[in-house]
RNA sequence: UUCUUAUCGAGAUUGGUGGAGGGAAUGGCCCAACGAAACCAAAGCAACAGGCUGCCAAACGCAGCACUGUGCUAAUUCCAGGUGUUUAACACUGAAGAUAAGAA
Numbered sequence: 001u002u003c004u005u006a007u008c009g010a011g012a013u014u015g016g017u018g019g020a021g022g023g024a025a026u027g028g029c030c031c032a033a034c035g036a037a038a039c040c041a042a043a044g045c046a047a048c049a050g051g052c053u054g055c056c057a058a059a060c061g062c063a064g065c066a067c068u069g070u071g072c073u074a075a076u077u078c079c080a081g082g083u084g085u086u087u088a089a090c091a092c093u094g095a096a097g098a099u100a101a102g103a104a
Base pairs, nucleotide, nucleotide: 001104002103003102004101005100006099007098008097013042014041015040016039017038021031022030023029026080027079028078043073044072045071048069049068050067051065052064053063054062055061077096081093082092083091084090085089
């Protein structure tokens, strides 16, 4: 990098450096000098994989812990396409994307 599978209405931030961008892309709409990106430190959230524990004789499965590997900590993946109900939201779903695990 590509492919496969699963998930994406929940949850979780402070400080330092830095100094104008950021929210993937396009449009919208937002965030940002009351300090953007990025980096560093500490903290936290979640529970995908490994690990451990419990239920069981065992496997599967479920639950728990948060030790290890990741991930994440504005807004539903911020919103968008299609279909249906029906005119304003809801339901289902697609593309793209993100994350994890596996494979090449």
About this RNA: The prediction has a mean pLDDT of 84. The RNA shown here (SAM riboswitch aptamer (S box leader)) has 104 nucleotides and comes from Terribacillus saccharophilus. Lineage of the source: Bacteria > Bacillati > Bacillota > Bacillaceae > Terribacillus. It was read from a public genome assembly, where an Rfam model found it. It matches the Rfam family "SAM riboswitch aptamer (S box leader)". Its family is annotated with regulation of gene expression in the Gene Ontology.